[in-house]
RNA sequence: UGAGUAAUCCGAAUAGUCGCAGAUACAAGCCGAAAGGCUGUAUAUGAGGAAAGUCCGAGCACCGCAGGGCAGGGUGCCGGGUAACACCCGGUGGAGGCGACUCCAAGGAAAGUGCAACAGAAAAAGAACCGACGAAUUUUUCGGUAAGGGUGAAAAAGGCGAGGUAAGAGCUCACCGCAGAUUGGGAAAUCAAUCGGGCGUGUAAACCCCACCCGAUGCAACACCGUGUAAAGGAGAAAAUAUUUGCCCGAUAUUCUCCGAUAGAGGUGGCUGGAGCGUGUCAGAGAUGGCAGGCGUAGAUAGAUGACUAUUCACGACAGAACCCGGCUUACAGGAUUACUCAUUUU
RNA sequence: GCGGGCGUGGCGGAAUUGGCAGACGCACCAGCCUUAGGAGCUGGCGGGUAACCGUGCAGGUUCAAGUCCUGUCGCCCGCA
Numbered sequence: 001u002g003a004g005u006a007a008u009c010c011g012a013a014u015a016g017u018c019g020c021a022g023a024u025a026c027a028a029g030c031c032g033a034a035a036g037g038c039u040g041u042a043u044a045u046g047a048g049g050a051a052a053g054u055c056c057g058a059g060c061a062c063c064g065c066a067g068g069g070c071a072g073g074g075u076g077c078c079g080g081g082u083a084a085c086a087c088c089c090g091g092u093g094g095a096g097g098c099g100a101c102u103c104c105a106a107g108g109a110a111a112g113u114g115c116a117a118c119a120g121a122a123a124a125a126g127a128a129c130c131g132a133c134g135a136a137u138u139u140u141u142c143g144g145u146a147a148g149g150g151u152g153a154a155a156a157a158g159g160c161g162a163g164g165u166a167a168g169a170g171c172u173c174a175c176c177g178c179a180g181a182u183u184g185g186g187a188a189a190u191c192a193a194u195c196g197g198g199c200g201u202g203u204a205a206a207c208c209c210c211a212c213c214c215g216a217u218g219c220a221a222c223a224c225c226g227u228g229u230a231a232a233g234g235a236g237a238a239a240a241u242a243u244u245u246g247c248c249c250g251a252u253a254u255u256c257u258c259c260g261a262u263a264g265a266g267g268u269g270g271c272u273g274g275a276g277c278g279u280g281u282c283a284g285a286g287a288u289g290g291c292a293g294g295c296g297u298a299g300a301u302a303g304a305u306g307a308c309u310a311u312u313c314a315c316g317a318c319a320g321a322a323c324c325c326g327g328c329u330u331a332c333a334g335g336a337u338u339a340c341u342c343a344u345u346u347u
Numbered sequence: 348g349c350g351g352g353c354g355u356g357g358c359g360g361a362a363u364u365g366g367c368a369g370a371c372g373c374a375c376c377a378g379c380c381u382u383a384g385g386a387g388c389u390g391g392c393g394g395g396u397a398a399c400c401g402u403g404c405a406g407g408u409u410c411a412a413g414u415c416c417u418g419u420c421g422c423c424c425g426c427a
Base pairs, nucleotide, nucleotide: 001343002342003341004340005339006338007337008336009335010334012312013311014310015309016308017307018306020046021045023043024042025041026040028039029038030037031036048318052329053328055327056326057325059323060218061217063215067249068248069247070246072214073213074212075211076210077091078090079089080088081087092106093104094103095102096101107209108208112207113206114203115202116201129149130148133143134142135141136140158176159175161173162172163171177199178197180195181194182193183192184191185190222269223268224267225266233259234258235257236256237255240254241253242252243251276295277294279292280291281290282289283288313316348426349425350424351423352422353421354420357373358372359371366410375391376390377389378388379387393400394399403419404418405417406416407415
């Protein structure tokens, strides 16, 4: 200098004017049946790294004791972190890259069942179509054969070589692979060595088996206030019905439907300070945790966060909170920083 | 906001357990019939000369994917 890898950060800036939202302070009025709300002035504040997808996990709220069983769903190498997770960290194994490094739905097919179209003799164990070999009653039949051919995605006692044989075959042997046992290292996954074993395809993102986890419903939850004929009455259904779990058991309660009757449709809380975010230090390999001190301002309910002017630049991407939080995934103009790798050149 | 479902020729809509994608209907095109049109009958009908490519899009599992899994885009429905 060029090409890359990983991690992190920023997401136009400054000033002015007008407008909108909720909050606080002040001041009176107005609306409404009420709860409650509205208007004016001043002050500071007012979208994101993903606010998105809603894919996971939690908080919170409510339900019947969230009890048991079945069904259903999820996770899936090992260890750790965490409130929890399908997330994160570290390791093991595998795949890719010269490398920095990246990626992996990575339990079990030696428990059982299913499936493997077409082609092919045969598609999972009873394999013989051609060929090679032996025998016979020799234009054929029988037998033992999986070396070779052909079909197919896949072809048979793991592969390859030698011995062996009528021809062949783990039939025998060496080497490599495989699962197992023992010993050693490691907390474990697993790694190394040794020993004996001749060791029947693929598919579990098919059913299934094994281990672990999951009660259900979501802020349109839920609580409170308030208007109104949701009242009276009548008819019907039942030992069943209902009680927020798909079914059963267990538990509790006495109810439910229709007519009356097409009511009309409010307000407040929940609502944002939390498993919160930096800094320093200690522990740890790290995720993370402890301690100390610091920081902090959206909260609507038809839904605010915008427009204009001036200056500057790299000329502005993806995109807009709706109960909250931790993750993941997806979208994204351009810019910045740090560490590392490879190649070339120069010293 | 929460939950559920669906994307296949021009249109609707099939495809059983993963096994030759487009059955069937409508529309369209060509021919026959008719003086002519309609109706009727017959044939064709995704793209490409072909090899092949095609089930919204991008990946994955599998020998093989419309079908199974993941992500994503669009559409529809339900809940006060």